[in-house]
Formats: sequence, C1' cells, structure tokens
RNA sequence: GAGGCUGUAGCUCAGUCGGUAGAGCAACGGACUUUUAAUCCGUAGGUCCAGGGUUCGAGUCCCUGCAGCCUCA
Repeated sequence: GAGGCUGUAGCUCAGUCGGUAGAGCAACGGACUUUUAAUCCGUAGGUCCAGGGUUCGAGUCCCUGCAGCCUCA
C1' cells in the first nucleotide's frame, strides 16, 4: 500500500425482509437461610464506534472516517 472481518448494557454476544433494542453473566433490591454460599423473584443500566446520505421510519441499506484482528504485498 491492497483486500476481508469485527465495533450493540460493566463483560461475552444475539438482533430474521428496514417497523417499540434483547439474552446470559456481573451490579442492586427482596424471598429463603442463624450467617455466608447456592436457589428463586424483581429492578436498574444503551447517543447501537464517529460523521453524513436514502427513507414516513435505520442497529440493519449507501458513502467517508476511526479503532481492533486476519490475509497479501
């Protein structure tokens, strides 16, 4: 320098043909327990990497940039 993949909750990741952003773990509260752990119930937590475009409507489609990883040179 060229190409590809990835970027979504604190962490690991889903998200179908564009139509209200989710799960597990973690955190917090409660039940149970003499207490802790385990188990069960509940709660909170998001500018979906950044900017722009298309659209009535974008995590999703298009363009540019950034970061990480891989391949080639």

Predicted 3D model of a 73-nucleotide RNA (transfer RNA) from a Pirellulales bacterium. Rfam family: tRNA. Rfam describes the family as follows. Transfer RNA (tRNA) molecules are approximately 80 nucleotides in length. The coordinates come from a structure-prediction model, not an experiment, and the mean pLDDT is 81. Lineage of the source: Bacteria > Pseudomonadati > Planctomycetota > Planctomycetia > Pirellulales.